The prediction has a mean pLDDT of 83. The part of an RNA shown here (small-subunit ribosomal RNA, 3' major domain) has 474 nucleotides and comes from a Spirochaetia bacterium. Rfam family: Bacterial small subunit ribosomal RNA. Gene Ontology terms of the family: ribosome and structural constituent of ribosome. The organism belongs to Spirochaetia, within Bacteria.

Context: one part of a larger RNA
RNA sequence: UGACGGGGGCCCGCACAAGCGGUGGAGCAUGUGGUUUAAUUCGAUGAUACGCGAGAAACCUUACCAGGGCUUGACAUAUACGAGAAGUCAUAAGAGAUUAUGGUGUCUUCGGACUCGUAUACAGGUGUUGCAUGGCUGUCGUCAGCUCGUGCUGUGAAGUGUUGGGUUAAGUCCCGCAACGAGCGCAACCCCUACUGUCUGUUACCAGCAUGUAAUGAUGGGGACUCAGACAGAACUGCCGGUGAUAAAUCGGAGGAAGGUGGGGAUAAAGUCAAGUCAUCAUGGCCCUUAUGUCCUGGGCUACACACGUGCUACAAUGGUUGAUACAAAGAGUUGCUAGGCGGUGACGUCAUGCUAAUCUCAAAAAGUCAGCCUCAGUUCGGAUUGAAGUCUGAAACUCGACUUCAUGAAGUUGGAAUCGCUAGUAAUCGCGCAUCAGCAUGGCGCGGUGAAUAUGUUCCUGGGCCUUGUACA
Numbered sequence: 001u002g003a004c005g006g007g008g009g010c011c012c013g014c015a016c017a018a019g020c021g022g023u024g025g026a027g028c029a030u031g032u033g034g035u036u037u038a039a040u041u042c043g044a045u046g047a048u049a050c051g052c053g054a055g056a057a058a059c060c061u062u063a064c065c066a067g068g069g070c071u072u073g074a075c076a077u078a079u080a081c082g083a084g085a086a087g088u089c090a091u092a093a094g095a096g097a098u099u100a101u102g103g104u105g106u107c108u109u110c111g112g113a114c115u116c117g118u119a120u121a122c123a124g125g126u127g128u129u130g131c132a133u134g135g136c137u138g139u140c141g142u143c144a145g146c147u148c149g150u151g152c153u154g155u156g157a158a159g160u161g162u163u164g165g166g167u168u169a170a171g172u173c174c175c176g177c178a179a180c181g182a183g184c185g186c187a188a189c190c191c192c193u194a195c196u197g198u199c200u201g202u203u204a205c206c207a208g209c210a211u212g213u214a215a216u217g218a219u220g221g222g223g224a225c226u227c228a229g230a231c232a233g234a235a236c237u238g239c240c241g242g243u244g245a246u247a248a249a250u251c252g253g254a255g256g257a258a259g260g261u262g263g264g265g266a267u268a269a270a271g272u273c274a275a276g277u278c279a280u281c282a283u284g285g286c287c288c289u290u291a292u293g294u295c296c297u298g299g300g301c302u303a304c305a306c307a308c309g310u311g312c313u314a315c316a317a318u319g320g321u322u323g324a325u326a327c328a329a330a331g332a333g334u335u336g337c338u339a340g341g342c343g344g345u346g347a348c349g350u351c352a353u354g355c356u357a358a359u360c361u362c363a364a365a366a367a368g369u370c371a372g373c374c375u376c377a378g379u380u381c382g383g384a385u386u387g388a389a390g391u392c393u394g395a396a397a398c399u400c401g402a403c404u405u406c407a408u409g410a411a412g413u414u415g416g417a418a419u420c421g422c423u424a425g426u427a428a429u430c431g432c433g434c435a436u437c438a439g440c441a442u443g444g445c446g447c448g449g450u451g452a453a454u455a456u457g458u459u460c461c462u463g464g465g466c467c468u469u470g471u472a473c474a
Base pairs, nucleotide, nucleotide: 001474002473003471004470005469007468008467009466010465011464012463013462015458016457019422020421021420022419023418026313027312028311029310030309031308032307033306034304035303042053043052064299065298066297067296068295069294070293073122077121078120079119080118081117082116083115084114087104088103089102090101091100092099093098107112124288125287127286128285129284133282134281135277136276137275138273140271145184146183147182148181149180150179151160152159153158164175165174166173190265191264192263193262195233196232197231198230199229200228201227205222206221209220210219211218236259239253240252241251242250243249315415319374320373321372322371323370324369325368331362332361333360336355337354340351341350342349343348381412386407387406388405389404390403391402392401428450429449430448431447432446433445434444
């Protein structure tokens, strides 16, 4: 100087408390461990692994296993020699990769290009080392810290500044001070959202004036309103009062759409964990080179006495069910989204229409509201499981897809010890969209609808910051 202490002081955080809803019990989905297996590819493992890499494992992906092939190679560059366009179609063998035969094709500026064969340099490796690395990432932590120059103090390590008194979300600001300044962080500058104005109006809008309809901005037209877009304004402790040290600030109030960082996002200092990743990529060393490379078929990654994590659905009446009816936002669409009609109980099929989209479509929002039934039961709760018949995608749904209909109708009556999230348009609850994608979502990322309770407080648990103290630790 640090680190540590079941030392002390001050302070903060859904850390506790006060509340609301869960997990832990059930069934299923998904990830992991374990076990099994020819293989169940690899990685991630307290917090900081476990719906994680994976924003889609039937084939492909795919790295694993079995079997069948290739060896200058599936891919790149170069040289030499030889041959021929490349390709495409058909037939045959084969599980296919591939091989054979036949047809077609046979470029050219005559330099060559392209393909194949031979030879050689080499290619190739998801092989190994994340404890050789770059880059990227997690975490402490959006915590308020981490440092430097000069000066001063000390023999020196080092200290001072950065401590102290206040204050703040903040090393934020003020005052004081052997310090004076500065840098990286904080804040602000950026985006979205909340209010207003000006301008511009098509595909958006429709007040007033007309036209038309069973009805609809449907039409003429309009530039008011909504909305869209660009620009500008608006919030700064600016104003008033109290407290304070005449400061910084803080408490209350006014005005205001908004009040003290208005609400979200992006943004993450010096460093810590030899943290994670050689399987995104790049890369040193090492290793393989008729195989640890590469092509193909099939299988596996989907196994199942069990254990754990994360979720979904429930156990019902604040509910289930039948009918009627209302109100979103944000997105996506031409290999696409599909109106409407018809067929089907339905998944869907079929004919057909509009839209490269503020124009058309997905699209029905759901919870809600209004009526009817159910009357507390393992039920008209719950839907697992299983049987049958189908639909769709796709060469192909046996291993191993999703969906539909009929039948079946399991566990489950609110969950032990323990444990998690959340402070406001939040929790809870309700649906909608997107990425991936031929097909496949209870996961992920977004969107809006309805919309709470509680916070006396900081004694305790836990993590962190500052000062101080002890130490046989570095």